[in-house]
A computed fold for a 377-nucleotide RNA from uncultured Friedmanniella sp., annotated as Bacterial RNase P class A. The coordinates come from a structure-prediction model, not an experiment, and the mean pLDDT is 78. Its Rfam family is "Bacterial RNase P class A". Rfam links the family to the GO terms dimeric ribonuclease P complex, tRNA processing and ribonuclease P activity. By type it is a ribozyme. Taxonomically the source falls in Friedmanniella (Bacteria, Bacillati, Actinomycetes, Propionibacteriales).
RNA sequence: GAGUCGGUCAGGCGAUCGCGGUCCGGGUCACACCGGGUCGAGGAAAGUCCGGACUCCACAGAGCACGGUGGUGGGUAACGCCCACCCGGGGUGACCCGCGGGACAGUGCCACAGAGAACAGACCGCCUCACAGAGGUAAGGGUGAAACGGUGGUGUAAGAGACCACCAGCGCCCCAGGCGACUGGGGCGGCUCGGUAAACCCCACCAGGAGCAAGAUCAAGAGGGCACGUACGCGUGCCUGCGGAGGUGCUUGAGGGCUGCUCGCCCGAGCCUCCGGGUAGAUCGCACCAGGCCGUCGGCAACGACGGUCGCAGAUGGAUGAUCGCCCGUCGCCGGUUCGCCGGCGUCGACAGAAUCCGGCUUAUCGACCGACUCGU
Numbered sequence: 001g002a003g004u005c006g007g008u009c010a011g012g013c014g015a016u017c018g019c020g021g022u023c024c025g026g027g028u029c030a031c032a033c034c035g036g037g038u039c040g041a042g043g044a045a046a047g048u049c050c051g052g053a054c055u056c057c058a059c060a061g062a063g064c065a066c067g068g069u070g071g072u073g074g075g076u077a078a079c080g081c082c083c084a085c086c087c088g089g090g091g092u093g094a095c096c097c098g099c100g101g102g103a104c105a106g107u108g109c110c111a112c113a114g115a116g117a118a119c120a121g122a123c124c125g126c127c128u129c130a131c132a133g134a135g136g137u138a139a140g141g142g143u144g145a146a147a148c149g150g151u152g153g154u155g156u157a158a159g160a161g162a163c164c165a166c167c168a169g170c171g172c173c174c175c176a177g178g179c180g181a182c183u184g185g186g187g188c189g190g191c192u193c194g195g196u197a198a199a200c201c202c203c204a205c206c207a208g209g210a211g212c213a214a215g216a217u218c219a220a221g222a223g224g225g226c227a228c229g230u231a232c233g234c235g236u237g238c239c240u241g242c243g244g245a246g247g248u249g250c251u252u253g254a255g256g257g258c259u260g261c262u263c264g265c266c267c268g269a270g271c272c273u274c275c276g277g278g279u280a281g282a283u284c285g286c287a288c289c290a291g292g293c294c295g296u297c298g299g300c301a302a303c304g305a306c307g308g309u310c311g312c313a314g315a316u317g318g319a320u321g322a323u324c325g326c327c328c329g330u331c332g333c334c335g336g337u338u339c340g341c342c343g344g345c346g347u348c349g350a351c352a353g354a355a356u357c358c359g360g361c362u363u364a365u366c367g368a369c370c371g372a373c374u375c376g377u
Stems, first nucleotide, its partner, number of pairs: 001375009011327007019040008042351001046362002049360005054211004061263004067206004071085005086100001087098004101202002106200002108196003123141002125137005149167006168192001170189008215284004223240007242276007255267004289311001291310008328349002331346006
């Protein structure tokens, strides 16, 4: 100087005014209100792509279908995530990439060109038969992304793994290393049986559904029942819970539930349709957790154990803001310059706002800083 990987921050300070939660004090019958302390948007809060916690179906089965993942070993609550390693590919390298099981279960596809594209083929060529023509051949040439091993030799009419030597590949066996995926070495053999599964498919493993608008409680409500009181007008308390019409069912079981289907199991005396009416309000769920930070130990690491310490939003028409000043930074212009940068003016401050929560992945993004490693000089 160039690069690779990882991490941190996410404009700062002050003043004035204004918000929400919570605690304390005052105040009030209670609220309102006043004062004080304290906390108050993100690394992605986005996407809703995965996995869960939690809630309900619900006491919760089996099979098929549908869906997901795909090298090995670990981590984790779990995962399609993370870590380490193996194999293949890229890079001088640090490192990066991989829809990484199976093509000998089956089906499909490989355009055009070419004789022939999967167990195919004879166009040119070579050889033999006197010619026409027929036969042999797949070594040489050609077409193509790819042509059923490569080099050299023997052999032959000419050739060919027909045979041989050395290789590559494949299959089998043995030895060594490794938890394993695999790696290294040796031996034997048929001589060689394409590619594609991010095509259908096969194999292995996983998976119930819906979702905080989940769900729970209270209130209100037209009508009715019971009890008490009554001045007979009604009032209070408790329970239940809209009114009318039609159809159907009541254990010989309507209707309903278990993602879709089947079986099986369960709930069940009401259910369905039409017309009219009441309420749609409050509270909980709601943030103490698979939590953050620091240290020690174990582990290559992801991470785990132990100890200490902290409490860091909880809104609900939806709070965390507005104004001013200074500093910092980006961009543009002007001037100076010892070329490091300095001064002045102006504009601007990336991507972007929690809504049940957490672990990831993916996408967007102005800049500043730190660490380790590689290559070159």